[in-house]
RNA sequence: AGGGGAGUGGUCUAAUGGUAUGACGCCACCUUCACACGGUGGAAGUCGCGAGUUCGAUUCUCGCCUCCCCUA
Numbered sequence: 001a002g003g004g005g006a007g008u009g010g011u012c013u014a015a016u017g018g019u020a021u022g023a024c025g026c027c028a029c030c031u032u033c034a035c036a037c038g039g040u041g042g043a044a045g046u047c048g049c050g051a052g053u054u055c056g057a058u059u060c061u062c063g064c065c066u067c068c069c070c071u072a
Stems, first nucleotide, its partner, number of pairs: 001071007010024003018055001026042005048064005
C1' cells in the first nucleotide's frame, strides 16, 4: 500500500427493513440467624462516528475511526 472480516447495556451475544433478544453481572424484595444457592421484580443501549436510500435503517449503500486476518 492492497484485499477480507468484526464493532449492539459493565461483559458475552441474537436479530435477512417495522417497539433491540437472551445469558452473566448490578440493584431491591422474598427465602436464611447470616452468607451462598434459589424465586420475583427493576435499572442499565445515541446498535463505533457521519452522510445517503427509504414512509421507516442494528439491518441496504458510501466515507471515516478502532481491532483482527491475508498479500506485498

The RNA shown here (transfer RNA) has 72 nucleotides and comes from Candidatus Iainarchaeum sp. Model confidence (mean pLDDT): 83 of 100. It matches the Rfam family "tRNA". Rfam describes the family as follows. Transfer RNA (tRNA) molecules are approximately 80 nucleotides in length. The sequence is in RNAcentral, with records from ENA.